[in-house]
RNA sequence: GCGCGAGUAGCUCAGCUGGCAGAGCAUCGGCUUCCCAAGCCGAGGGUCGCGGGUCCGAGCCCCGUCUCGCGCU
Numbered sequence: 001g002c003g004c005g006a007g008u009a010g011c012u013c014a015g016c017u018g019g020c021a022g023a024g025c026a027u028c029g030g031c032u033u034c035c036c037a038a039g040c041c042g043a044g045g046g047u048c049g050c051g052g053g054u055c056c057g058a059g060c061c062c063c064g065u066c067u068c069g070c071g072c073u
Stems, first nucleotide, its partner, number of pairs: 001072007010025004019056001027043005049065005
C1' cells in the first nucleotide's frame, strides 16, 4: 500500500428485506429476610466510531475518514 472483518447502554452482544433502538449482566429503588446472599418487581442509562449523501423515513444503503483485528504484498 491492497483486501476482509469488527465498532450499537458501564461490560458482552442482538437488531431479519430501510419503518417505535433492544437483551443478558452490571448500577439504582422496592418487596422478601433478624442481617447478608439468592429470588421477585420496577427504574435510570444511547451523538448506533466520526463526517457527508440517498430516501417520506437510515443502526441498516452509498461515499469519505478514524480505531482495532486478520490476511496479502
Description:
Predicted 3D model of a 73-nucleotide RNA (transfer RNA) from a Deltaproteobacteria bacterium. Its Rfam family is "tRNA". The family's RNA type in Rfam is transfer RNA. Gene Ontology term of the family: triplet codon-amino acid adaptor activity. RNAcentral holds the sequence, with entries from ENA.